Predicted 3D model of a 338-nucleotide RNA (Bacterial RNase P class A). It was read from a public genome assembly, where an Rfam model found it. The coordinates come from a structure-prediction model, not an experiment, and the mean pLDDT is 75.

RNA sequence: UGAGUAAGACAGGUAAUCGCGGCUGCCUUCGGGCAGGUGAGGAAAGUCCGGGCUUCACAGGGCAGGAUGCCGGAUAACGUCCGGUGGAGGCGACUCCAAGGCCAGUGCAACAGAAAUGUACCGCCGGGGAUUCCCGGUAAGGGUGGAAGGGCAGUGUAAGAGACUACCGCCUUCCCGGUAACGGGAGGGGCACAUGUAAACCCCAUCCGAAGCAAGACCAACAGGAAGCGUAAGGCGGCCCGUCUGCUUCCGGGUAGGUUGCUGGAGCCUGGCGGCAACGCCAGGCCUAGAUAGAUGAUUACCCACGACAGAACCCGGCUUAUCGUUUUGCUCAGAAU
Numbered sequence: 001u002g003a004g005u006a007a008g009a010c011a012g013g014u015a016a017u018c019g020c021g022g023c024u025g026c027c028u029u030c031g032g033g034c035a036g037g038u039g040a041g042g043a044a045a046g047u048c049c050g051g052g053c054u055u056c057a058c059a060g061g062g063c064a065g066g067a068u069g070c071c072g073g074a075u076a077a078c079g080u081c082c083g084g085u086g087g088a089g090g091c092g093a094c095u096c097c098a099a100g101g102c103c104a105g106u107g108c109a110a111c112a113g114a115a116a117u118g119u120a121c122c123g124c125c126g127g128g129g130a131u132u133c134c135c136g137g138u139a140a141g142g143g144u145g146g147a148a149g150g151g152c153a154g155u156g157u158a159a160g161a162g163a164c165u166a167c168c169g170c171c172u173u174c175c176c177g178g179u180a181a182c183g184g185g186a187g188g189g190g191c192a193c194a195u196g197u198a199a200a201c202c203c204c205a206u207c208c209g210a211a212g213c214a215a216g217a218c219c220a221a222c223a224g225g226a227a228g229c230g231u232a233a234g235g236c237g238g239c240c241c242g243u244c245u246g247c248u249u250c251c252g253g254g255u256a257g258g259u260u261g262c263u264g265g266a267g268c269c270u271g272g273c274g275g276c277a278a279c280g281c282c283a284g285g286c287c288u289a290g291a292u293a294g295a296u297g298a299u300u301a302c303c304c305a306c307g308a309c310a311g312a313a314c315c316c317g318g319c320u321u322a323u324c325g326u327u328u329u330g331c332u333c334a335g336a337a338u
Stems, first nucleotide, its partner, number of pairs: 001334010012303007020039002023036005041309001045320002048318005053212004065208005070084005085099001086097004100203002105201002107197003121142002123138006150168002153165003169191001170189008216260004224251006233245004267286008304307001
C1' cells in the first nucleotide's frame, strides 16, 4: 500500500420565528393566559421467544398438547449470551452447525437398477449340454443410483470371500487426563449389528396453568322509569279522590364519565474490584417522553460528508428484519521499502 476479518461508535449541525403534548411557577373573569424548562429509536418495527406486573384457576399426581435437545457457566428468565468439545468451510485472522436416540418398534427410499436389505444383470470360476442354454459358486471387476455387501493392501482360492493377517473404521473392556462434553493409550471381537432417513411417526430427558394494561384498582352520575312516605305548603281556582312539584328506596348502572395503573427502573454514566468471558459486586454522580383520538412539526438563513431505514402507547431482557453513509480499535494474508 492492497485485500480481508472481528468488535464497537455516530445517524446532519447551528441560529431565529411560528405551532403542538406533559411538567414547574405566577396570574385568573376558572374558559384560560404568561414565563421557564422538557419532549422518540438503533431498530420505537415484526410480535418470534423470555420475565416483571395484574386478574382468574390451583391438595397432590397423571393424560393430552407444545417447546427445547453436545458440555460447563451467566441470568429474574429464555429458544438468548459467554467459554469449551466435536464436525464443516477458509492459506489465515475467523466464521457456521436443531450437534440426543434408526444394535425399542413402525414407516419410507420416486426414476434407474438384477437387487434399496437380503438380492446375481454383465462378468469370473466349476459342472452338464453343445451356437444362443441349464445348474451351482462368487460382491475382486463392470453397469444403475444420492446411497450397493466396512475401506485398503496382502495371504489364500477353481474363482472368490474378514476365510485369515497388518493398518484404518466400528463394537466392546480397561487405564490416564479433563468438573464435563471429550481427548490420548492398551487389550479383546473378525464385524449377520451389517445402508440411509427422526426438520418421518416415534422413544428418551428437561421445561411449560390460562389470559393480557382495552390487564386490573378506586370514585361515581344525569335524563328516564317503578314503589313507598306525606297530606304540611302550592298548582290543576268551590269540596273530595286523584295527579304534579317534595322526600326515601330500587331499576337504569358500578353503566357513562373521571382518577389511577404510567414510568425512579432487573435504570443510565464514570471509576474500582472479581472473572478468560457472558456477568457480578462496591463507590460516586444523574433523572432522561408519558399522550388517550393520541404531542414531538413547519418555515427561513448559513455550513458540509448533502442526510438511509423509520416513529413511543405498561415496562424490561433477547432474537429477527430494514438501513444513505461516516468513523474507531484489535487481528490476518499478500506485495514493496528500510